[in-house]
RNA sequence: UGAUAGAGGCGCGGCCGCCAUCAGUAUCUGGAAGGCGAUAGUUUGGAAGACUGUCUUGCGGGGAAAGGGGCGUCCGCCGAAGAGACGGGAUGUUUCCAGGUCUUGUCUCUGGGACGCGGCAGAAGAUGCCGCGGACUGUCACAUUCGUGGAGCGCUAUCG
Numbered sequence: 001u002g003a004u005a006g007a008g009g010c011g012c013g014g015c016c017g018c019c020a021u022c023a024g025u026a027u028c029u030g031g032a033a034g035g036c037g038a039u040a041g042u043u044u045g046g047a048a049g050a051c052u053g054u055c056u057u058g059c060g061g062g063g064a065a066a067g068g069g070g071c072g073u074c075c076g077c078c079g080a081a082g083a084g085a086c087g088g089g090a091u092g093u094u095u096c097c098a099g100g101u102c103u104u105g106u107c108u109c110u111g112g113g114a115c116g117c118g119g120c121a122g123a124a125g126a127u128g129c130c131g132c133g134g135a136c137u138g139u140c141a142c143a144u145u146c147g148u149g150g151a152g153c154g155c156u157a158u159c160g
Stems, first nucleotide, its partner, number of pairs: 001160006009078001011077004016072004027062004032057005040052003044098005081110011111137002115133007139150004
């Protein structure tokens, strides 16, 4: 200095199947009452344009799905993976702006899981992510009596 193979454990992530939740919600339909007359409605919001009988509230009858979650099999793995910032592409009525979702590139941060508090997302007391905290744990270094400190671009083994 390079290659190969490994370790951390409620370890990380993904496809598929089933289940519950989402929810008697969105929405369709019957009928009643009422608003507006394009100053109303039609995309997540705004502007423009186009089109049009359109919107609200009870009652009755039908009635989802996506994301997220639990379990199971299988697969890929140990910067596994996650987050933030800045870009590229795709996407939701016709265009533009903003924003959302998916995907991707660069840079930065985080060894890991759990718990507590706070924040964000979410239908949610589920769950995920972020920050802080004190312990635990793996690893290396220094001390050795107890311990202290660092970070995965690390550590261990083998080969060259």

Overview:
A computed fold for a 160-nucleotide RNA from uncultured Massilistercora sp., annotated as Lysine riboswitch aptamer. RNAcentral holds the sequence, with entries from MGnify. Its Rfam family is "Lysine riboswitch aptamer". About the family: Riboswitches are metabolite binding domains within certain messenger RNAs that serve as precision sensors for their corresponding targets. Rfam links the family to the GO term lysine biosynthetic process. The coordinates come from a structure-prediction model, not an experiment, and the mean pLDDT is 80.